[in-house]
RNA sequence: CCCGAAAAAGGCAAACCAUCCGAAAGGAUGGGACGCAAAGCCGCUGGCCUAAGUCCUGUGGGGGCAGGAUAUGGUAGCAGGGCUGCCGGGU
Numbered sequence: 001c002c003c004g005a006a007a008a009a010g011g012c013a014a015a016c017c018a019u020c021c022g023a024a025a026g027g028a029u030g031g032g033a034c035g036c037a038a039a040g041c042c043g044c045u046g047g048c049c050u051a052a053g054u055c056c057u058g059u060g061g062g063g064g065c066a067g068g069a070u071a072u073g074g075u076a077g078c079a080g081g082g083c084u085g086c087c088g089g090g091u
Base pairs, nucleotide, nucleotide: 001090002089003088004087011036012035016031017030018029019028020027021026034077040083041082042081044080045079046078047075048074049073053070054069055068056067057066058065059064
């Protein structure tokens, strides 16, 4: 550096539930395991999710309501990328 997860020691923790934070997506803690050889860390690139705020449209005298657009919000267990790493095999 590449490959692998058979073995050994282990690790993480989906859905769901409870409580809390958040406008939401989603997150935190505890329980719980669908799975994961980086399901360790990082929003750099693309994708995807949400739309508080902002803009536009409709309705209306207005407040409001409805719809559309939009990330500065999120997703690392969507893919790529960066950094670090146990065991075994190969070079």
A computed fold for a 91-nucleotide RNA from a Nitrospirota bacterium, annotated as c-di-GMP-I-GGC riboswitch aptamer.
The coordinates come from a structure-prediction model, not an experiment, and the mean pLDDT is 88.